[in-house]
Small-subunit ribosomal RNA, 3' major domain from a metagenome, 475 nucleotides, folded computationally.
The full RNA is in RNAcentral, with records from SILVA.
Context: one part of a larger RNA
């Protein structure tokens, strides 16, 4: 002066308790380990790897593997020869590639040649997703949005080092206040930034309709009053009362307010820890390879299956399942795009074909939810797995290896053992939709709105983490 302690105080956190709702059992569907294999490329491995880098592996992607190929090379830059570039054509091949013939002359110019592009030689040298993240930069992840971590002068102490920063309240907080050999200041904290919640001013078209005509229809005419849309402004500060507190910070209750005590949510990550992650995102030091560990191709794998783990979807039914009928968002996206209407089809869809570079069109009927009818506790009108058939789109191409409909088929599965996860309010839990990735593909992400709970007595006790102290043969 750290760490550690089944010592001690004091105090937090969905940490435990109260509660919901789940995982673990089954089926799928993705990730992983293991075994396979010619390949099953490679990285991530407690928390903080495992629907993770991958915002989408049929060819490509691709880095793996067989097989065919090329060798200044796919790709930069210099040097020299030839040739405009550029196009067709045959052989051979799975294509890459090899290997023959043909059409053709452009722009500048001081006629020497020069600028672009091709071909061809040697040589520099290109190239490597090849090693080491324990040699590195940047970026990330944890701890932990936790309340801490430190300087500057002074004082103390031979020193290390204290002190400040402990102490007494207080706070979500090293938040405030008091004291006090300390006085002060930094990087956190908070505040300043984004958005939701109220009111106002402006402005009224693609957007709205109260009042007048109008019309299947805000359709047209008016109108901007209300909704709404975007800018600007107000407004919340313990500011007003009351108690309590040490006359102090500050707590508690009220009023007024749309909002009350940090309103509710994001972005924001102090010193530093884990030689934590990444050489395959990018950049690089050193090693290595150089007719190959480099490039090019076609097929193949990355999709493999006795098992094993994490993550999710869908059920297991009656608070449900099915017929028909009826209602109500938001937040996105659209030009090689979204695609109305119409018309064929049971359907996936296809034809046709209007409008929109969007508050104008379009995606696009949101779903749970409301109401009726039917089912009556069963492996069923539960569930949908698997598998046959027959079709439909995307795309050179769906065999290995995509998605989707229709018809048949109809498996486990009767609420899940130790154990184990997530949630404190518009929160869980449940319904649906949009988007990014992308030709085609989403039960997987990032967002949106619909419905809309229960519980918190309390800190003994698990986990983690912060102040103080106290023990110590540890550093």
């Nucleotide at each position: 002066u750290g760490a550690c302690g089944g010592g001690g105080g004091c105090c937090c956190g969905c940490a435990c308790a109260a509660g919901c709702g789940g995982u673990g059992g089954a089926g799928u569907a993705u990730g992983u380990g293991g075994u396979u294999u010619a390949a099953u490329u490679c990285g991530a491995u407690g928390c903080a790897a495992c629907g993770c880098g991958a915002a989408g592996a049929a060819c490509c992607u691709u880095a793996c593997c067989a097989g065919g190929a090329c060798u200044u090379g796919a790709c930069a830059u210099g040097u020299c020869g030839c040739g405009a570039a550029u196009c067709c054509u045959c052989c051979u091949g799975a294509a890459a590639g090899g290997g023959a013939g043909g059409a053709g002359u452009g722009c500048c110019u001081u006629c020497g040649g020069g600028a672009g592009c091709g071909c061809g030689a040697a040589c520099a040298c290109a190239g490597g997703u090849g090693g080491u993240g324990c040699a590195u930069g940047g970026c990330u992840g944890u701890c932990g949005u936790c309340a801490g971590c430190u300087c500057g002068u002074g004082u103390c102490g031979u020193g290390a080092g204290a002190u400040g920063u402990u102490g007494g309240g207080u706070u979500a907080a090293g938040u405030c206040c008091c004291g006090c050999a300390a006085c002060g200041a930094g990087c956190g904290c908070a505040a300043c930034c984004c958005u939701c919640g109220u009111g106002u001013u402006u402005a009224g078209u693609u957007g709205c309709c109260a009042u007048c005509a109008u019309u299947c229809a805000g359709u047209u005419g008016g109108g901007c009053a209300c909704u709404c849309u975007a800018a600007g402004c107000a407004g919340a500060c313990u500011g007003c009362c009351g108690g309590u507190g040490a006359c102090a910070a500050a707590c508690c209750g009220g009023a007024g307010g749309a909002a009350g005590g940090u309103g509710g949510g994001g972005a924001u990550g102090a010193c530093g820890u884990c030689a934590a992650g990444u050489c395959a995102g990018c950049a690089u030091g050193c090693c290595c390879c150089u007719u190959a560990c480099g490039u090019c191709c076609u097929g193949g794998g990355c999709u493999a299956c006795a098992c094993a783990c994490g993550u999710a979807c869908u059920a297991c039914a009656a608070u449900g399942g099915u017929a028909g009928g009826g209602a109500c968002a938001g937040a996105g996206g659209g030009c090689a795009g979204c695609c109305a209407a119409c018309u064929c089809g049971c359907g996936a869809g296809a034809g046709u074909g209007a409008g929109c570079u969007a508050a104008u069109c379009c995606c696009g009927u949101a779903a749970a939810c409301c109401c009726u009818g039917c089912c009556u506790c069963a492996g069923u009108u539960c569930a949908g797995a698997u598998u046959g058939c027959a079709g439909g789109c995307u795309g050179c191409a769906a065999c290995u290896c995509g998605c989707c409909u229709g018809c048949a088929u109809g498996a486990a599965g009767g609420c899940g053992g130790a154990a184990u996860c997530g949630c404190u309010a518009g929160u869980a839990a449940u319904c649906g939709c949009a988007g990014g990735u992308c030709a085609g593909c989403a039960u997987a992400c990032u967002g949106c709105g619909g419905u809309g709970a229960a519980u918190c007595c309390g800190u003994u006790c698990c986990c983690g983490g912060g102040c103080c102290u106290u023990g110590u043969a540890c550093a």

Rfam family: Bacterial small subunit ribosomal RNA. Its family is annotated with ribosome and structural constituent of ribosome in the Gene Ontology. The literature on the family includes a 2001 paper in Science by Yusupov et al., "Crystal structure of the ribosome at 5.5 A resolution".